The RNA shown here (Bacterial RNase P class A) has 342 nucleotides and comes from a Gammaproteobacteria bacterium. RNAcentral holds the sequence, with entries from ENA. The model forms 92% of the base pairs in the Rfam consensus. A source record names the gene rnpB. Model confidence (mean pLDDT): 77 of 100. Rfam family: Bacterial RNase P class A. Gene Ontology terms of the family: ribonuclease P activity, dimeric ribonuclease P complex and tRNA processing.
RNA sequence: GGAGUCGGCCAGGCAAUCGCUCGGUGUUCGCAUCGGGAGGAAAGUCCGGGCUCCGGCGGGCAGGGUGCCAGGUAACGCCUGGGGGGCGCGAGCCUACGGAAAGUGCCACAGAAAAUAUACCGCCAGCUCAGGCUGGUAAGGGUGAAAAGGUGCGGUAAGAGCGCACCGCGCGGGUGGUAACACGCCGCGGCACGGUAAACCCCACUCGGAGCAAGACCAAAUAGGGAAGCUUAUGCCUCGCCCGCGGGCGCUUCCGGGUAGGUCGCUUGAGGCUGCCGGCGACGGCGGUCCCAGAUGAAUGAUUGCCCCAGACAGAACCCGGCUUAUCGGCCGACUCCUCUA
Numbered sequence: 001g002g003a004g005u006c007g008g009c010c011a012g013g014c015a016a017u018c019g020c021u022c023g024g025u026g027u028u029c030g031c032a033u034c035g036g037g038a039g040g041a042a043a044g045u046c047c048g049g050g051c052u053c054c055g056g057c058g059g060g061c062a063g064g065g066u067g068c069c070a071g072g073u074a075a076c077g078c079c080u081g082g083g084g085g086g087c088g089c090g091a092g093c094c095u096a097c098g099g100a101a102a103g104u105g106c107c108a109c110a111g112a113a114a115a116u117a118u119a120c121c122g123c124c125a126g127c128u129c130a131g132g133c134u135g136g137u138a139a140g141g142g143u144g145a146a147a148a149g150g151u152g153c154g155g156u157a158a159g160a161g162c163g164c165a166c167c168g169c170g171c172g173g174g175u176g177g178u179a180a181c182a183c184g185c186c187g188c189g190g191c192a193c194g195g196u197a198a199a200c201c202c203c204a205c206u207c208g209g210a211g212c213a214a215g216a217c218c219a220a221a222u223a224g225g226g227a228a229g230c231u232u233a234u235g236c237c238u239c240g241c242c243c244g245c246g247g248g249c250g251c252u253u254c255c256g257g258g259u260a261g262g263u264c265g266c267u268u269g270a271g272g273c274u275g276c277c278g279g280c281g282a283c284g285g286c287g288g289u290c291c292c293a294g295a296u297g298a299a300u301g302a303u304u305g306c307c308c309c310a311g312a313c314a315g316a317a318c319c320c321g322g323c324u325u326a327u328c329g330g331c332c333g334a335c336u337c338c339u340c341u342a
Base pairs, nucleotide, nucleotide: 001338002337003336004335005334006333007332008331009330010329012307013306014305015304016303017302018301020037021036022035023034024033025032026031039313043324044323046322047321048320049319050318051211052210053209054208056245057244058243059242060241061240063207064206065205066204067203068082069081070080071079072078083097084095085094086093087092098202099201103200104199105196106195107194120141121140122137123136124135125134126133127132149167150166151165152164153163154162168191169189170188171187172186173185174183175182176181215264216263217262218261225255226254227253228252229251230250236247237246271290272289273288274287275286276285277284278283
């Protein structure tokens, strides 16, 4: 000097004038004054909850979710740290990562044959004038993503774990680690023979339902309307089915009519910032400090000046913890590789 990898921060700022909205105080009810007023993703509605209502409890089947280990958390499919596998020279990145010796299915085409799997070419032996036939073989060749573990030596008619050495694989043990797992450790065995479970399946753990348009209250209006079924249990006890205990006196379905107005829920929270301590870390404990949107056909707009160079993606609707997607740029820190010079 160049090329990269990982992490963090910002999201226009300041001032003036007018306008909008929430809360506090005051009010002569006209207003005045003080304080506040969209995001890092507010988005997707994909997960997990808080909260509200229904349900009396338990069990089973079905169904759903997750899937290496250990932690964190209210919880999770999230996060942190490790392990295995893969990619990269590297810093690092990805991981739908339990089980193929429970079973079933699938592996196109090519190829002799795609898993209790085979003989097309080839090699060897015998017969035959030759052509060819019979037997053996799976080391060599071919096909393919993948073809009875690899290399070497011996052996054989020619070959083959047929035998041996080493590697690989399986089983048992030992050492380290909480564990996943690791080990140039020890022993036994010629060896259960491809892949695929993001195929069905098996295994482990886990799972009430519905949702702020939940729900509560007030006011008003209408038709306290009509029909059918079950009826003191065979119906009911908020997604399916079955069983048991318990409760209880009405329950279920259809047709029709009225209202759809207001208040609450509605923002003090698993809250923000910060100091110390513990921890590799996620995070936790103790203390200090702050109150930072609550609209409801839906509030933040307009103008001017200066600064910046830098405005992309984009607007809360009960709230929070995550993930995913979109995105213009600016700043900071750490690390890796290449080249040159000293």